[in-house]
RNA sequence: UCAGAUUCCUGGUCGAACAUCCGCAAGGGUGGCGGGGGAUCCAGUCCCGGGGUGAACUGCCUGCGAAGGCAGAGAGUGGUUUCUAGGCUCUAACCCGACAGCUAACCUCGUAGACCUAAAGCUAGAGACCUG
Repeated sequence: UCAGAUUCCUGGUCGAACAUCCGCAAGGGUGGCGGGGGAUCCAGUCCCGGGGUGAACUGCCUGCGAAGGCAGAGAGUGGUUUCUAGGCUCUAACCCGACAGCUAACCUCGUAGACCUAAAGCUAGAGACCUG
C1' cells in the first nucleotide's frame, strides 16, 4: 500500500415485534402496535377431514426423483410520506389437533427473529407535510 475477516459505534432494511415504569437480577406492569376465539342478523351445505399466522398462491411443461423452467397473481426494494413508471429480488417456514364462517359485548395471545453499513445502498417523474 492492497485485499479479506471479526467487533464496536453510527445510520438503515424486512417484520406487529416499539415506548415507558418497577426490579440487583430473573421477571413483571402500563401504553402503543399485531393476532385468535366469540351472538342476533346474514352467509354456508354434507364426500377427499378441517383450520390459523404469513406476500409466500394458481396453472402448464421437463424430470425416475430431487428439482428446474414458463405464465398469471402477490410481496419487498435505504434516510418524512403518497402516487405513477421501469429495473432488481422473493413467493418460505411454522402452528392447532377432530375443532373454529361473519360476529357486538366479552375472553385470550404475541411484542420475535434475520440482515446491510464508511460510502455501501434503485433509479426516474409528479404531489403533500415539515423545516429554513
Molecule: c-di-AMP riboswitch aptamer (ydaO/yuaA leader)
Organism: Armatimonadota bacterium